[in-house]
Context: one part of a larger RNA
RNA sequence: GAACGAACGCUGGCGGCGUGCUUAACACAUGCAAGUCGUGCGAGAAAGCUUCCUUCGGGAAGUGAGUAGAGCGGCGCACGGGUGAGUAACACGUGGAUAAUCUACCCAGGAGUUUGGGAUAACCCGGGGAAACCCGGGCUAAUACCGAAUACGGCCUGACGGUCUUCGGACCGACAGGAGAAAGCGGGCCAAUGCUUGCAAGCUCGCGCCCCUGGAUGAGGCCGCGUCCCAUUAGCUUGUUGGUGAGGUAAAAGCUCACCAAGGCUUUGAUGGGUAGCUGAUCUGAGAGGAUGAUCAGCCACACUGGAACUGAGACACGGUCCAGACUCCUACGGGAGGCAGCAGUGGGGAAUUUUGGUCAAUGGGCGAAAGCCUGAACCAGCAACGCCGCGUGCAGGAUGAAGGCCCUCGGGUCGUAAACUGCUGUCAGGAGGGAAGAACGGCGGUUCGGUUAAUACCCGGGCCGUGUGACGGUACCUCCAAAGGAAGCACCGGCUAACUCCGUGCCAGCAGCCGCGGUAAUACGGAGGGUGCAAGCGUUGUUC
Numbered sequence: 001g002a003a004c005g006a007a008c009g010c011u012g013g014c015g016g017c018g019u020g021c022u023u024a025a026c027a028c029a030u031g032c033a034a035g036u037c038g039u040g041c042g043a044g045a046a047a048g049c050u051u052c053c054u055u056c057g058g059g060a061a062g063u064g065a066g067u068a069g070a071g072c073g074g075c076g077c078a079c080g081g082g083u084g085a086g087u088a089a090c091a092c093g094u095g096g097a098u099a100a101u102c103u104a105c106c107c108a109g110g111a112g113u114u115u116g117g118g119a120u121a122a123c124c125c126g127g128g129g130a131a132a133c134c135c136g137g138g139c140u141a142a143u144a145c146c147g148a149a150u151a152c153g154g155c156c157u158g159a160c161g162g163u164c165u166u167c168g169g170a171c172c173g174a175c176a177g178g179a180g181a182a183a184g185c186g187g188g189c190c191a192a193u194g195c196u197u198g199c200a201a202g203c204u205c206g207c208g209c210c211c212c213u214g215g216a217u218g219a220g221g222c223c224g225c226g227u228c229c230c231a232u233u234a235g236c237u238u239g240u241u242g243g244u245g246a247g248g249u250a251a252a253a254g255c256u257c258a259c260c261a262a263g264g265c266u267u268u269g270a271u272g273g274g275u276a277g278c279u280g281a282u283c284u285g286a287g288a289g290g291a292u293g294a295u296c297a298g299c300c301a302c303a304c305u306g307g308a309a310c311u312g313a314g315a316c317a318c319g320g321u322c323c324a325g326a327c328u329c330c331u332a333c334g335g336g337a338g339g340c341a342g343c344a345g346u347g348g349g350g351a352a353u354u355u356u357g358g359u360c361a362a363u364g365g366g367c368g369a370a371a372g373c374c375u376g377a378a379c380c381a382g383c384a385a386c387g388c389c390g391c392g393u394g395c396a397g398g399a400u401g402a403a404g405g406c407c408c409u410c411g412g413g414u415c416g417u418a419a420a421c422u423g424c425u426g427u428c429a430g431g432a433g434g435g436a437a438g439a440a441c442g443g444c445g446g447u448u449c450g451g452u453u454a455a456u457a458c459c460c461g462g463g464c465c466g467u468g469u470g471a472c473g474g475u476a477c478c479u480c481c482a483a484a485g486g487a488a489g490c491a492c493c494g495g496c497u498a499a500c501u502c503c504g505u506g507c508c509a510g511c512a513g514c515c516g517c518g519g520u521a522a523u524a525c526g527g528a529g530g531g532u533g534c535a536a537g538c539g540u541u542g543u544u545c
Base pairs, nucleotide, nucleotide: 001545002544003543004542006541007540008539009538010537013391014390015389016388017387018386019384020383021349026347027346028345030344031343032342035075036074037073040072041071048063049062050061051060052059053058082302083301084300092226093225094224095223096222098220101219102218106215107214108213109212110211112209113208114148115147116146117145123138124137125136126135127134128133155178156177157176158175160173161172162171163170164169184207185206186205187204188203189202193200194199195198228274229273230272235265236264237263240262241261242260243259244258245257246256247255277299278298279297280296281292282291283290284289304325305324306323307322308321327338328337329336330335355381357380358379359378363377364375365374366373367372394424395423396422397421404415405414406413407412428486430481431480432479433478434477438472443467444466445465446464447463448462449461450460451459489534490533491532492531493530494515495514496513500529501528502527503526504525510517511516
C1' cells in the first nucleotide's frame, strides 16, 4: 500500500447492488418448512337451513354432501434446505478403466395385457389403559395380496459353431430341456352380434400395467498422479499378505468364513501424534510465490450421542423405525413423549452477526388426466454505513476586506468572498397527481388445419380470436408544487509524512508505529486559533499478502 463475513470509538443525508453467529456440531418455548391423487378402492359425517310430526323433552325427511375428516392403495418423502463435527482418506482434484455393475420417473423400438381365488383396514360390537396406544370377534373393496394360463425377447442347464481376446474370458448364432409376467381406470360410439327403446358384449381414443432391447440421466466399485506439520514419532501388521473352496453383493475383492502358505508396508518416511472438510476460486503480488477456502458453484461427510437394520430403483434415511446412553417434558408411578447443523425466534457463549414479515406473481420441485393443491426452495419486503458503487449537503455575484475569534514587532496579519446582502437553480428528502415492465403460460369458449377411427363421436397436436392471473407495490419511473430551505464529520500537523502558532502544564499530567517528546518560552502533553488529509464517513484494533 492492498484486502476483510470484521469488531470498537466519534459521527451519520439519500439511493442501487450485495453481505450478515467466524464463538457453544451449546440447549431450545412457539409457529411454519412434504405432500398429493376421488380418472386406483370401499365407506362416509356434523353444525346450519327448510318442511312435517310432537307427550314440547324431542323425533323424522330433505338440503348441507357424496362435502369434511379418516382408512386401504399409488407416487413422492434419498430432491430441495442446513452445518463442517468427523475425515490426511481414492475424501477431494485430475486422467483412465468397468470384458466386475445398477438406474424409479423420461425417450425410442419390439411383444403382450387371458383366467381364477382367499383375505384385510376403514366400519360395527366387546374389552384393556391416566395417557400414548393396544387386543379380541364380525362385515367389505381395489391398480392391495396370491394361484393358473400364455412367452417375441430375456433367464437357467446341457452340448455345438463362429468372431474377438489382455488367454481369465467377452459377444453372436442355431438346437434340446426347464422355470418365470401383467391391472385396471376415464371419455366416446352402434356399422356388424344379443335383447333390439337404448344399452351390453364389442369397437375406438386417452392414461395406465407386464416382459425385452437400446438411449438419456443419476449412481456404485477400481486404478495412475497430486494434496499440511512433527523423526524431540522408527519400526508397523495376524484377516495381517497371498492361495484354494464356500458364502455374500447390483457388482471385482479378506468383503466374510474354513483350510493352507508366511507373507505385506517402511528413511522415496511406514506406524504414531497434531491440525484440517476438498475443489472451482478469493486476497495479495510485476511475476514466481504466499495466505485463505464466508457468500456463489461442484464433490464429500454429518443430522442429540453410539449402534443396527427395514422399506425402496435409490437410504442404513435431518423433520422414518428399532436398541442403548445423556438431557428435557408428561404421568393416575404402571408407563409414555421429544430432537431447529430447515425458516423465523429464545436463552447462553461472545468484541460481534437481522424479522417469531409477505407471496406462490415469476423461476424451479412433488403429486395429479386436468383444474389445482403443497412448497420458510425461490422471489420479495424488514433490520444493520457491514461492504462496493453513485448522488447530495447548493451555484453565481459580493471588500466599508464588517462584527467576532486568533496572532502581533501594535504598523498590522489571518479566518476571508468566507459571512451578511443580491440574483439564480431545484438533484435528494417533503407534498400532490399519473403510473409500469417483470405475464409467458395453463384453463375455458369459438374457429380452422392435420392425425386417429367403422365414424363427420370422443380424443390428440398445430394456428388464430376472445376471456384471465403481480407478493413486491401505488414501488420504479414521469409531471407538478413549495423551498437554500432538512443534510459534515473524523483523524492528523517533531522526523519518517502533507500540515504552525499562542496559552496551560513543568520528567508532573500525559503522548508514543519506530526514533523518541515532557525537569519554566514544549510546532511531540492538554486546550485554542490556523492548517493538512480523507469524506458519509474517519480513525483504532485484529488478520493476510

The part of an RNA shown here (small-subunit ribosomal RNA, 5' domain) has 545 nucleotides and comes from a marine sediment metagenome. Its Rfam family is "Bacterial small subunit ribosomal RNA". Model confidence (mean pLDDT): 87 of 100. The RNAcentral record of the full RNA draws on SILVA.